Model confidence (mean pLDDT): 82 of 100. The RNA shown here (transfer RNA) has 73 nucleotides and comes from Dysgonomonas sp. 521. Rfam family: tRNA. Rfam's curators write: Transfer RNA (tRNA) molecules are approximately 80 nucleotides in length. By type it is a transfer RNA.
């Protein structure tokens, strides 16, 4: 240099022949208990790596670029 493949909530993943983003687990609060965890409810948190096309609509399609892993050279 060149291919391949992944970037989504703090963390690990989901969402598919393009219709508007969700789980666990963590975090907060209440209950519970003598206190701690544990359990049981509730509730915060996301410009979907960027930057741009396409479309009525893009996490999701198409282009450049970052950045991680693997293979070549």
């Nucleotide at each position: 240099c060149g291919g391949a493949u992944a970037g989504u909530a703090g963390c690990u993943c989901a969402a598919u022949a393009g219709g508007a983003a969700g789980a666990g687990c963590a975090c907060a609060u209440g209950c519970c208990u003598g206190u701690c965890a544990a359990g049981c409810a509730u509730g915060g948190g996301g410009u979907u790596g960027u930057c741009g096309g396409u479309u009525c609509a893009a996490a999701u399609c198409c282009g450049a670029c970052c950045u991680g892993u693997c293979c070549g050279g």

Background
The sequence is in RNAcentral, with records from ENA. Lineage of the source: Bacteria > Bacteroidia > Bacteroidales > Dysgonomonadaceae > Dysgonomonas.